[in-house]
Overview
Model confidence (mean pLDDT): 82 of 100. A computed fold for a 117-nucleotide RNA from Mucilaginibacter aquatilis, annotated as SAM riboswitch aptamer (S box leader). Lineage of the source: Bacteria > Pseudomonadati > Bacteroidota > Sphingobacteriia > Mucilaginibacter. Of the family's consensus pairs, 97% are formed in the model.
RNA sequence: GAUUUAUAAAGAAGCGGCGAGAGAUCAGGCUCAUUGACCCGCUGGCAACCCUCCGAUGAACGGAGAAGGUGCCAAUUCCUGUCCCGGUUUGGAUAUUACGGCCGGGGAAUAUAAGUU
Numbered sequence: 001g002a003u004u005u006a007u008a009a010a011g012a013a014g015c016g017g018c019g020a021g022a023g024a025u026c027a028g029g030c031u032c033a034u035u036g037a038c039c040c041g042c043u044g045g046c047a048a049c050c051c052u053c054c055g056a057u058g059a060a061c062g063g064a065g066a067a068g069g070u071g072c073c074a075a076u077u078c079c080u081g082u083c084c085c086g087g088u089u090u091g092g093a094u095a096u097u098a099c100g101g102c103c104g105g106g107g108a109a110u111a112u113a114a115g116u117u
Stems, first nucleotide, its partner, number of pairs: 001117008013043005021032003026081004044073003049069002051065005077109001083106007
């Protein structure tokens, strides 16, 4: 780097440094930001994926713990869209369909962990 599985509406501070943007990409919003954001460091904390202990045991799993390995500590992954499906609806000579609007659902993508490669 790739891939598989699981999770993503909860939770979590202070100080120092840097100095202009940041919130994954693209687009539209909205928010944070010289009252110093983002990022980096130290301390602290949150959580419970790996882990430790107990139980269960075909598999799956349940309970407790937080020493260790990660991770995380603005806003739902900040919101929506991108691809697919369904419903509904507007305009037109009529009808159907398509496009557009609205509503709902599923994917995809992203992030984190563990396994495999």